RNA sequence: CUCUUAUCGAGAAAGGUAGAGGGAACAGGCCCUGUGAAACCUUAGCAACCCCGAAAUUACCGGGGUGCUACUUCCUGCCCAAUCCCGGUUCAACGGGAUUACGGGAAAGAUGAGAG
Numbered sequence: 001c002u003c004u005u006a007u008c009g010a011g012a013a014a015g016g017u018a019g020a021g022g023g024a025a026c027a028g029g030c031c032c033u034g035u036g037a038a039a040c041c042u043u044a045g046c047a048a049c050c051c052c053g054a055a056a057u058u059a060c061c062g063g064g065g066u067g068c069u070a071c072u073u074c075c076u077g078c079c080c081a082a083u084c085c086c087g088g089u090u091c092a093a094c095g096g097g098a099u100u101a102c103g104g105g106a107a108a109g110a111u112g113a114g115a116g
Base pairs, nucleotide, nucleotide: 001116002115003114004113005112006111007110008109013043014042015041016040017039021032022031023030026077027076028075029074044069045068046067048066049065050064051063052062053061073108078105079104080103081100082099083098084097085096086095087094
């Protein structure tokens, strides 16, 4: 780096260095940020996966390996559904817009584990 698979509305801080960005890509939004962004270091914490031990068919507990500690993966963008509005039609068909029980599904992304 690629493939497979599980999870992603919960949870969790402070200090130092640093000095303007950041919230994955692109676009549109909306937020965070000199009351210091990113990055690095130290300690603390959270707890999804994996390993070990105890336990014992589960669970729970301890230790370790990754990971994580603003906002749903911050929201949307692709497909579908429902409701409402506008145009259209005798009525429909059809087209457009708005909203949604966190509407449903996909794509993409993040993390773990396994494999190449």
Background
This is a predicted structure of a 116-nucleotide RNA (SAM riboswitch aptamer (S box leader)) from a Bacteroidota bacterium. Taxonomically the source falls in Bacteroidota (Bacteria, Pseudomonadati). Rfam family: SAM riboswitch aptamer (S box leader). Rfam describes the family as follows. The SAM riboswitch is found upstream of a number of genes which code for proteins involved in methionine or cysteine biosynthesis in Gram-positive bacteria. The coordinates come from a structure-prediction model, not an experiment, and the mean pLDDT is 81.